[in-house]
Context: one part of a larger RNA
RNA sequence: UGACGGGGGCCCGCACAAGCGGUGGAUUAUGUGGAUUAAUUCGAUGCAACGCGAAAAACCUUACCUGGCCUUGACAUGCCACUAACGAAGCAGAGAUGCAUUAGGUGCUCGAAAGAGAAAGUGGACACAGGUGCUGCAUGGCUGUCGUCAGCUCGUGUCGUGAGAUGUUGGGUUAAGUCCCGCAACGAGCGCAACCCUUGCCAUUAAUUGCCAUCAUUUAGUUGGGCACUUUAAUGGGACUGCCGGUGACAAACCGGAGGAAGGUGGGGAUGACGUCAAGUCCUCAUGCCCUUAUGGCCAGGGCUUCACACGUAAUACAAUGGUCGGUACAGAGAGUUGCCAACCCGCGAGGGGGAGCUAAUCUCAGAAAGCCGAUCGUAGUCCGGAUUGUUCUCUGCAACUCGAGAGCAUGAAGUCGGAAUCGCUAGUAAUCGCGGAUCAGCAUGUCGCGGUGAAUACGUUCCCGGGCCUUGUACA
Numbered sequence: 001u002g003a004c005g006g007g008g009g010c011c012c013g014c015a016c017a018a019g020c021g022g023u024g025g026a027u028u029a030u031g032u033g034g035a036u037u038a039a040u041u042c043g044a045u046g047c048a049a050c051g052c053g054a055a056a057a058a059c060c061u062u063a064c065c066u067g068g069c070c071u072u073g074a075c076a077u078g079c080c081a082c083u084a085a086c087g088a089a090g091c092a093g094a095g096a097u098g099c100a101u102u103a104g105g106u107g108c109u110c111g112a113a114a115g116a117g118a119a120a121g122u123g124g125a126c127a128c129a130g131g132u133g134c135u136g137c138a139u140g141g142c143u144g145u146c147g148u149c150a151g152c153u154c155g156u157g158u159c160g161u162g163a164g165a166u167g168u169u170g171g172g173u174u175a176a177g178u179c180c181c182g183c184a185a186c187g188a189g190c191g192c193a194a195c196c197c198u199u200g201c202c203a204u205u206a207a208u209u210g211c212c213a214u215c216a217u218u219u220a221g222u223u224g225g226g227c228a229c230u231u232u233a234a235u236g237g238g239a240c241u242g243c244c245g246g247u248g249a250c251a252a253a254c255c256g257g258a259g260g261a262a263g264g265u266g267g268g269g270a271u272g273a274c275g276u277c278a279a280g281u282c283c284u285c286a287u288g289c290c291c292u293u294a295u296g297g298c299c300a301g302g303g304c305u306u307c308a309c310a311c312g313u314a315a316u317a318c319a320a321u322g323g324u325c326g327g328u329a330c331a332g333a334g335a336g337u338u339g340c341c342a343a344c345c346c347g348c349g350a351g352g353g354g355g356a357g358c359u360a361a362u363c364u365c366a367g368a369a370a371g372c373c374g375a376u377c378g379u380a381g382u383c384c385g386g387a388u389u390g391u392u393c394u395c396u397g398c399a400a401c402u403c404g405a406g407a408g409c410a411u412g413a414a415g416u417c418g419g420a421a422u423c424g425c426u427a428g429u430a431a432u433c434g435c436g437g438a439u440c441a442g443c444a445u446g447u448c449g450c451g452g453u454g455a456a457u458a459c460g461u462u463c464c465c466g467g468g469c470c471u472u473g474u475a476c477a
Base pairs, nucleotide, nucleotide: 001477002476003474004473005472007471008470009469010468011467012466013465015461016460019425020424021423022422023421026316027315028314029313030312031311032310033309034307035306042053043052064302065301066300067299068298069297070296073128077127078126079124080123081122082121083120086104090099091098092097108117109116110115130291131290133289134288139286140285141281142280143279144277146275151190152189153188154187155186156185157166158165159164170181171180172179196269197268198267199266201237202236203235204234205233206232207231210227211226212225215224216223240263243257244256245255246254247253318418322377323376324375325374326373327372328371334365335364336363339358340357344353345352346351384415389410390409391408392407393406394405395404431453432452433451434450435449436448437447
């Protein structure tokens, strides 16, 4: 100087407390461990691994296993020879591939022609290709975490023999090393804040595909008309402790008030200092070593989907604030031409037929659902719950056996609110309700977004956990 303390002081955080809803019990989905296996590819392992890489494992993906094949190679550049390229139908085979330099087929540029060249292909010899092989404890790059915590440093000066100290400590204050005052310090840098995006208010400009107050018109903003309103999308304004009162040290600031759409960082996002964990990744990529008739390459089938068990994360429930039936209302944000697919018809339904419109403020997906109004059920393993199983079908796709999703009928398991323990959340939040996108032929209880309805509680900082500053002890570095 640090680090540590079941030392002290001050302060903060859904850290506790006060509340609301869960997890831990059930069934299912999914990931992991373990076991099994020819293989169950690999990585991730306290917080910070475990619905994680994977924003889609039937084939492909695929890296794994078994079997069948290839050796300048599936891919790149260079050399030589030949042939334009291209290339069916057929036979064998699980296919790769072989018959096979098959039948067919002749292009472009230069040149009068012969021929030469480019591009592409076939064969050959080598340089080389190739490797998801090893080491993340050799690395770059990228990322997580402490933590959006308020810290981390430097120049000059001063003090100290020196390591170092000072500044950065102190008194106040703040979300903040934020600001003020003081001070052997005076300044500065990386962080904080602001500048950026979005949302909330207003104005100006603009008016189609959007909107409709006034005038006609219609089943319908449908048509004429209009751009006032809504909205859309560009530019500005607006909030600064600016004003008033009080407290304070005449400061910084804090408390209350006015005006205001908004008040003291208005809400949300992006933004992550010096560093820590030899944290993660050599399976994105780059890179050293290793393999080179194989640790490379092609193909078929299988596996990643197994199952006594254990754990994590979710979905659905255990019901009456509910289930079922009928009627009825209101979103936002998105996507669409290999696509979204209307009207209408068929089917109980998944779906099939059909073909209009749309490269989209125009058309389509598209019926929002909780809600509201009625009816019924009457506390029961039930008209709760839906697992499982049987059967008949639908769709995608060469192909649903291993191993897809969905529909109808039948079946109707566990479950009556969950031990010890443990998680999230402070407001348009929790809880609850549906909708959309990416991936995608098909497949979503995951994930990323969107809106609808919409709470309770916070006395307080003694205690638990994590963190910041000062100080103290130390046989630690």
Small-subunit ribosomal RNA, 3' major domain from Methylophilus quaylei, 477 nucleotides, folded computationally. The prediction has a mean pLDDT of 84. The source organism's lineage runs through Bacteria, Pseudomonadati, Betaproteobacteria, Nitrosomonadales and Methylophilus.